[in-house]
Context: one part of a larger RNA
RNA sequence: GAGUAGCGAUAAAGGGGGUGAAAAACCCCCUCGCCGAAAGCCCAAGGUUUCCUGCGCAAUGCUAAUCAGCGCAGGGUGAGUCGGCCCCUAAGACGAGGCCGAAAGGCGUAGUCGAUGGGAAGCAGGUUAAUAUUCCUGCACCAGUCAUGACUGCGAUGGGGUGACGGAGAAGGCUAAAUCAUCCGGGUGUUGGAUAUCCCGGUUUAAGCGUGUAGGAAGUGUUCUUAGGAAAAUCCGGGAACACAAUUCUGAGGCGUGAUGACGAGGACCCAUUUGGGACCGAAGUGGUUGAUGCCAUGCUUCCAGGAAAAACCUCUAAGCAUCAGGUCAUGAGUGACCGUACCCUAAACCGACACAGGUGGGCAGGGCGAGUAGCCCAAGGCGCUU
Numbered sequence: 001g002a003g004u005a006g007c008g009a010u011a012a013a014g015g016g017g018g019u020g021a022a023a024a025a026c027c028c029c030c031u032c033g034c035c036g037a038a039a040g041c042c043c044a045a046g047g048u049u050u051c052c053u054g055c056g057c058a059a060u061g062c063u064a065a066u067c068a069g070c071g072c073a074g075g076g077u078g079a080g081u082c083g084g085c086c087c088c089u090a091a092g093a094c095g096a097g098g099c100c101g102a103a104a105g106g107c108g109u110a111g112u113c114g115a116u117g118g119g120a121a122g123c124a125g126g127u128u129a130a131u132a133u134u135c136c137u138g139c140a141c142c143a144g145u146c147a148u149g150a151c152u153g154c155g156a157u158g159g160g161g162u163g164a165c166g167g168a169g170a171a172g173g174c175u176a177a178a179u180c181a182u183c184c185g186g187g188u189g190u191u192g193g194a195u196a197u198c199c200c201g202g203u204u205u206a207a208g209c210g211u212g213u214a215g216g217a218a219g220u221g222u223u224c225u226u227a228g229g230a231a232a233a234u235c236c237g238g239g240a241a242c243a244c245a246a247u248u249c250u251g252a253g254g255c256g257u258g259a260u261g262a263c264g265a266g267g268a269c270c271c272a273u274u275u276g277g278g279a280c281c282g283a284a285g286u287g288g289u290u291g292a293u294g295c296c297a298u299g300c301u302u303c304c305a306g307g308a309a310a311a312a313c314c315u316c317u318a319a320g321c322a323u324c325a326g327g328u329c330a331u332g333a334g335u336g337a338c339c340g341u342a343c344c345c346u347a348a349a350c351c352g353a354c355a356c357a358g359g360u361g362g363g364c365a366g367g368g369c370g371a372g373u374a375g376c377c378c379a380a381g382g383c384g385c386u387u
Stems, first nucleotide, its partner, number of pairs: 013031006032384004040364004046344002050342001051075006060068002080141002082340003086119003092113003098107003122139005142336002145333008153321002158316004166303004172296003177290005183202005188196001204262002208257004215250004219244008228236002263285001266281002269278003304307001350359002366378004
């Protein structure tokens, strides 16, 4: 220079009360304003205790601070079903032997790994200061093991089926959700009127189990035969005969049950009173309309560029075993380990040296006007961006 620039989005504050040495900024209440396909809610990645509580204010916070993602201390993450681990494979990686190479090493068979994909099973309510599909309550489900009983050809690293998949388009059936009415509980204003065609609030309930609908797919079943499926086969494929026109498979939703339960506006009691905490009782709980980008649906139609694999699962036999073992069904007993789980997550907690107007994948998607996830105003919820 200079007590100058600046104090990081122009979404916005005002009043009352409390605490305190001190209050524009902390806590409570009232009013106001802002977002509302977000500036709300839930995850993945990443962070790694930032979560909750108590006590603090040197430093950090672009000011103050009694406050804090700050300091100190204590506490907090509960799983057969969520995710991982596990089984399986993709690109890719490694790679016994092997081939190549002065060496180091390169390539690669069998094989072993490798999810961003395939593979068993849980919902609703309640609860904590802080976790919950994990705890509790209620109602479920799955897979091994063992025992008992009944009936039985069982058996794989092999065969077959299935798993199993593209783009675009259209129509239909539903549900979530919304909305109106009904029903239930409460209210009665004064500004001219309003016991009324009035106002306010509520009208919620899952998985599972039973039924098998709208719809979708395939002709189906039995018998005989068979140069194919590297051996075998009763399986698959090829061929033939007979019978049946309907049958089988799949399939949202609805209905019943789950539920004589839970929740529920509100009522009312106790403790503390600045915020608050705890036990109890508990009404109605129905119908219409609109209606998804969600479900039926990996469906249907159509097109050419012709759209993973393997395991699980079903089935067939080989070796073998066949009074056994093994398989199927039923009942009962008992098992289900280990790891993650707090909190932030369009952000002051991640990536940007910062509490940085930048960047960051997925899910949810209310009302009015509207074609709409636009735009404007609102709900739930969250904020007023730390002079």